[in-house]
Molecule: transfer RNA
Organism: Patescibacteria group bacterium
RNA sequence: GGUCUGGUGGCCAAGUGGUAAGGCAAGGGUCUGCAAAACCCUCAUCGUGGGUUCAAAUCCCACCCAGACCU
Numbered sequence: 001g002g003u004c005u006g007g008u009g010g011c012c013a014a015g016u017g018g019u020a021a022g023g024c025a026a027g028g029g030u031c032u033g034c035a036a037a038a039c040c041c042u043c044a045u046c047g048u049g050g051g052u053u054c055a056a057a058u059c060c061c062a063c064c065c066a067g068a069c070c071u
Base pairs, nucleotide, nucleotide: 001070002069003068004067005066006065007064010024011023012022018054026042027041028040029039030038047063048062049061050060051059
């Protein structure tokens, strides 16, 4: 330098055009004599910037970051 894969809450991770699941963590609440456990609630401009579209995490382009392979 080239090709490919990936980037989604604090962490892990689904999602393949129509308002982003789940788990852990964190905060608040109920319960308890206190705590733990349990239960309820809250927490997402989807790496950045453009484009296509009525509508983009999703499709296209460029760039940034990480990894693998080739040279």